Model confidence (mean pLDDT): 86 of 100. A computed fold for a 126-nucleotide RNA from Lacticaseibacillus thailandensis DSM 22698 = JCM 13996, annotated as FMN riboswitch aptamer (RFN element). The organism belongs to Lacticaseibacillus thailandensis, within Bacteria. Rfam family: FMN riboswitch aptamer (RFN element). Rfam's curators write: The RFN element is a highly conserved domain that is found frequently in the 5'-untranslated regions of prokaryotic mRNAs that encode for flavin mononucleotide (FMN) biosynthesis and transport proteins. The same sequence occurs in records of 2 taxa.

RNA sequence: GUUCGUCUUCAGGGCAGGGUGCAAUUCCCGACCGGCGGUAAUAGCCCGCUACUCGUCACGGUUGUGGCGACCGACUUGGUGUGAUUCCAAGGCCGAUAGUGAAAGUCUAGAUGGAAGAAGAUGGGA
Numbered sequence: 001g002u003u004c005g006u007c008u009u010c011a012g013g014g015c016a017g018g019g020u021g022c023a024a025u026u027c028c029c030g031a032c033c034g035g036c037g038g039u040a041a042u043a044g045c046c047c048g049c050u051a052c053u054c055g056u057c058a059c060g061g062u063u064g065u066g067g068c069g070a071c072c073g074a075c076u077u078g079g080u081g082u083g084a085u086u087c088c089a090a091g092g093c094c095g096a097u098a099g100u101g102a103a104a105g106u107c108u109a110g111a112u113g114g115a116a117g118a119a120g121a122u123g124g125g126a
Stems, first nucleotide, its partner, number of pairs: 002125009017029003031106002033095002035049004044093002053070007075091005097109003
């Protein structure tokens, strides 16, 4: 260095200011945010993955747990360069469920949860 096992820790950000209204961080103007791995070069919108959601099956007396599945979001143009839908410039677009005095990517809740994965410790094998 590699491979297999066990264990530990870590693993998501964001409505300033203003308008209407009895009431809105939910509407309107505007502001702000971007999980993990990959890639000839740094990615919310290229490929894949997690979570959430939905469907389905199994188990459980219910809440639920697990397996499988999904038509489960969104980008262009120009420039530099060997190489970039990743950088620079410009203009765009997207964002689970439940709750709420009024409709939420940003508030509250499930969640002091789970997880893609990251780092490390330790033991064994070749």